This is a predicted structure of a 157-nucleotide RNA (Lysine riboswitch aptamer) from uncultured Murdochiella sp. It matches the Rfam family "Lysine riboswitch aptamer". Its family is annotated with lysine biosynthetic process in the Gene Ontology. From the family's description: Riboswitches are metabolite binding domains within certain messenger RNAs that serve as precision sensors for their corresponding targets. The organism belongs to Murdochiella, within Bacteria.
RNA sequence: GGUAGAGGAGCGAAUACGAUGAGUAUCUCUUCGAGGCGGUAGCUGAUGACGAGAGAGAAAGGCGGGUUCGCCGAAAUGGUCUUUCGGACACGAGAGAUUGUUGGGUCGGCAUCAAAUAGGUGCCGGACUGUCACCGAGAAAUCGGUGGUGCGCUAUC
Numbered sequence: 001g002g003u004a005g006a007g008g009a010g011c012g013a014a015u016a017c018g019a020u021g022a023g024u025a026u027c028u029c030u031u032c033g034a035g036g037c038g039g040u041a042g043c044u045g046a047u048g049a050c051g052a053g054a055g056a057g058a059a060a061g062g063c064g065g066g067u068u069c070g071c072c073g074a075a076a077u078g079g080u081c082u083u084u085c086g087g088a089c090a091c092g093a094g095a096g097a098u099u100g101u102u103g104g105g106u107c108g109g110c111a112u113c114a115a116a117u118a119g120g121u122g123c124c125g126g127a128c129u130g131u132c133a134c135c136g137a138g139a140a141a142u143c144g145g146u147g148g149u150g151c152g153c154u155a156u157c
Stems, first nucleotide, its partner, number of pairs: 001157005008072001010071006017064002026056006035044003039089002075102012103129002106126008130149008
């Protein structure tokens, strides 16, 4: 250097279903009678806004377990650059390149995104766990302690 593997409540994608979103947005009728929305620009309103009553009534993202697929820097995330979409800016959401951080899931605290007490992300902390090194015990399997962590570890060529 090549090939093949392991960690486990392991990672990600697709798909149908389900709950939430929500009796919300929106539409129709009636009524009232002048503002309403927006960060700005601006848009909209007597062809009746906003509000109220009655009737009808969604969707997306995110989530759940199931099935299938791809995998073990799987993947997530920060910076920079290019680019697409929303709508001109601010801003927001994607795709790609490059570089940095993170072994893994879990629990808690704070912050943030989100309709949300779901969930995601960041930082801090706890225990657990995988793996390696060193030390000790043991006939061995293995156990205990300390420290490190993926460009790592194991097997093989």